[in-house]
RNA sequence: GGUCAGCAUCCAGAGGGGGCAACGCACCUGCGUACCCCCGCCAACCUGCCCGGUCCGGGCAAGGUGGCGUUCCAAGACCGGAGAUGUGGCCGCAAGGCAACCAAGCGGACCCAC
Numbered sequence: 001g002g003u004c005a006g007c008a009u010c011c012a013g014a015g016g017g018g019g020c021a022a023c024g025c026a027c028c029u030g031c032g033u034a035c036c037c038c039c040g041c042c043a044a045c046c047u048g049c050c051c052g053g054u055c056c057g058g059g060c061a062a063g064g065u066g067g068c069g070u071u072c073c074a075a076g077a078c079c080g081g082a083g084a085u086g087u088g089g090c091c092g093c094a095a096g097g098c099a100a101c102c103a104a105g106c107g108g109a110c111c112c113a114c
Base pairs, nucleotide, nucleotide: 006087007086008085009084010083015039016038017037018036019035023032024031025030040068041067042066045064046063047062048060049059050058052111053110054109055108056107057106071082072081073080089098090097091096
């Protein structure tokens, strides 16, 4: 580093507009928590940034996911099982290469330099 897996979370938070072939309902003009598009928003899992380096905490939210009716068994708690999401992205056979904010710009430990 890769695979299987393992691990983390399932508290809280956040919606408008347009369209609709198929799907569901309705029944002939449709509607929808389903699907598609646009814009916006939430969160902070991964990457990145926070002005010498590493790590930890905290912050930011640019890049990549996810989400903006509800996890289910299930009935109050715990445990357990199932399920969902994450465990950066793009190009390349590979070697390797590319993009990542106008935001935030803090604290601690150790190291380096003077």
Predicted 3D model of a 114-nucleotide RNA (SAM-I/IV (S-adenosyl methionine) riboswitch aptamer) from an Acidobacteriota bacterium. The sequence was found by an Rfam model in a public genome assembly. Its mean pLDDT, the model's own confidence on a scale to 100, is 77. The source organism's lineage runs through Bacteria, Pseudomonadati and Acidobacteriota. It matches the Rfam family "SAM-I/IV (S-adenosyl methionine) riboswitch aptamer". The literature on the family includes a 2008 paper in RNA by Weinberg et al., "The aptamer core of SAM-IV riboswitches mimics the ligand-binding site of SAM-I riboswitches". Rfam 15.1 lists 567 matches to the family in 508 species.